[in-house]
Context: one part of a larger RNA
């Protein structure tokens, strides 16, 4: 000085408990790991920091297996060689093969090759315990550090603090420290306010024309439709400059400091939500399977290169995670009624993207026509929810596993069933033990939906938005993490 203490004593986290909300473990199915089987079931990852993670795998991807081709083996040296170094190929046999791959049988080709060696190159091959980048992670907490003084022989310490406050080594303040750096904060980037500025035939309101309804109404008021239609206008949308909060302001606690707590005003007063960047030391975390990032081994023509054809990654006595649908009445189902934000859309220039509308069809579909490289087409009418109704507590019209018929769709190719849709089947599962997750307000749950993967395909991810609570507003008992003092025969 650090580690560690079944040491004390302060603090602090819903990856901790308390108060509760909704689960996961208990079933069915997806779906990752083990394990068993396999010709292969390629494989990294194994507490928190492996396990719906790379990574939704019909070929390809792809690495593994069963086989078959190619050479994409630079470049030197030496051979051999124009009397030909080599290449290619019909048809037969062979062969998954319409691979001249080999055989046969000839022919074609013209210095590109072809043998040896030496050196190369390619490897989803091996090492992440040889590395670089990048990622996680410790560790989301407030913690790091040097300069000049001080103290000690020194290693080292003081600054970096008794104590009050704060999310915070954040102030306040005490002070042998005094000024300072990184981090914290401050910045950035969103969601929230501007009747105040800039403006919009790619956004709309008002009116203009045409044309119903209503109500007593001369010329008005309510409400629909339609037509880019004279004009105007920017409250709505859109989006650029800006304002806007700073605990303001009062009242109370407080050394009447920092600052807490109420109230009022205000869009907004929890750092206003949510994010993003984020220090100092480290880990033999993970990645050689992101890279024409790489050291060094290993392979290198019967290739561990590379490409064809099939399989495999999917296999199933079993054990473990993460979901998803249920175990119904706060419901199930049918009909009508009614509402969203986020997005995305036709490429490598070499191939059809989002698709309206019509018309066929029970649907899935499919056919003609349009519109959109977009605030202009797709575009909108999402779901739960809401109103009426059927159902009556029966494993029931709860649930939809599991099989079987049949239509479609994608793709060369669908069998081990891609997906979809129709009929038929109709299993478990009557709120899940001991454990054990996640969560504090537009938040947990419920609900759809967009994107990414994508020829086809989500029960995952990422975002989005509808409806919306119960319960703390607090502890250090458990788990842990930070300081402070303390012991230590440990480093």
């Nucleotide at each position: 000085u650090g580690a560690c203490g079944g040491a004390a004593g302060g603090g602090c986290a819903c990856c901790a408990c308390c108060a509760g909300g909704c689960g996961u473990g208990g079933a069915g199915c997806c779906u990752g790991c083990g394990g068993c089987u396999u010709a292969a079931u390629u494989u990294g990852a194994c507490u928190c920091a492996a396990c719906a993670c790379g990574g939704g795998a019909a070929a390809c991807u792809u690495a593994c297996c069963a086989g078959g081709u190619c050479c994409g083996g630079a470049c030197a040296u030496a051979g051999g060689a124009a009397g030909g170094a080599u290449u290619g190929a019909c048809a037969g046999a062979u062969u998954g093969a319409g691979a001249g791959c080999u055989c046969u049988u000839u022919c074609u080709u013209g210095a590109u090759u072809c043998u040896a060696u030496g050196g190369g190159u390619g490897g989803u091959g091996g090492u992440g315990c040889a590395u670089g980048g990048c990622c996680g992670u410790u560790c989301u907490u407030a913690g790091u550090u040097g300069g000049u003084g001080g103290a000690g022989u020194g290693a080292u310490u003081u600054g970096u603090c008794u104590g009050g406050u704060u999310a915070a080594u954040u102030c306040c303040g005490u002070u042998a420290a005094c000024g300072a750096a990184c981090g914290a904060g401050a910045c950035c980037u969103u969601a929230a306010c501007c009747u105040g500025c800039u403006a919009a035939a790619u956004a709309g309101c008002c009116g203009u024309c045409u044309u119903g309804g209503c109500g007593g109404c001369a010329g008005c008021g309510c409400u629909g439709a339609g037509a880019g239609u004279a004009g105007g206008c920017u409250u709505c949308u859109u989006a650029g400059a800006g304002g806007g909060a700073c605990g303001a302001u009062c009242c109370g606690c407080g050394g009447c400091u920092a600052g807490c707590g109420g109230a009022u005003g205000g869009a907004a007063g929890g750092a206003u939500g949510a994010g993003g960047c984020a220090a100092u030391a480290a880990c033999a975390g993970g990645u050689c399977u992101g890279u024409g990032a790489u050291g060094c081994c290993c392979u290198u023509a019967g290739a561990u290169g590379u490409u064809c054809u099939g399989g495999g990654c999917c296999g199933c006595a079993c054990g473990c995670g993460c979901g998803c649908u249920a175990c119904a009445a706060u419901g199930a189902u049918g009909c009508a009624a009614c509402c969203a934000a986020c997005g995305a859309g036709u490429g490598c220039u070499g191939c059809u993207c989002c698709u309206u509308g019509a018309c066929c069809g029970a649907a899935a579909g499919g056919u003609c026509u349009g519109g959109g490289g977009a605030a202009u087409c797709u575009u909108c009418g999402a779901a739960g929810c809401u109103g009426c109704a059927u159902c009556g507590u029966g494993c029931u019209a709860g649930g939809g596993a599991u099989a079987g018929a049949u239509g479609a769709u994608u793709g060369c190719a669908a069998u081990u069933a891609u997906u979809c849709a129709u009929c038929c089947u109709g299993a478990a599962c009557g709120a899940g033990g001991a454990a054990u997750g996640c969560c504090u307000u537009g938040u947990a749950a419920g609900c759809g939906u967009g994107a990414g993967u994508c020829a086809u395909u989500a029960a995952c991810u990422c975002g989005c938005g509808c409806u919306g609570a119960a319960u703390a507003c607090g502890u250090c008992c458990c788990u842990g993490c930070c300081c402070u003092u303390u012991g230590u025969a440990c480093a």

The part of an RNA shown here (small-subunit ribosomal RNA, 3' major domain) has 491 nucleotides and comes from Rhodomonas marina. It is recorded under the gene name rrnS. NCBI's taxonomy places the organism under Eukaryota, Cryptophyceae, Pyrenomonadales, Pyrenomonadaceae, Rhodomonas. Its mean pLDDT, the model's own confidence on a scale to 100, is 80.